[in-house]
RNA sequence: GCGUGUGUAGCUCAAUUGGUAGAGUACUAGUCUCCAAAACUAGGAGUUUCAGGUUCGAGUCCUGACAUGCGUG
Repeated sequence: GCGUGUGUAGCUCAAUUGGUAGAGUACUAGUCUCCAAAACUAGGAGUUUCAGGUUCGAGUCCUGACAUGCGUG
């Protein structure tokens, strides 16, 4: 350089093939405890990498850019 995959919460990943963005873990608070841990309950957290396009509606489809993994000369 060429081909191909992936980019969503701090981290690991979902989102049923276009129709209200969720879970686990972590974090914060509470209950419990002499204190903590564990357990249980509750809570906050997102410009879905960026810029366009299609659509009534885009995380999802299309184009380009960027980052990164794999293959290959």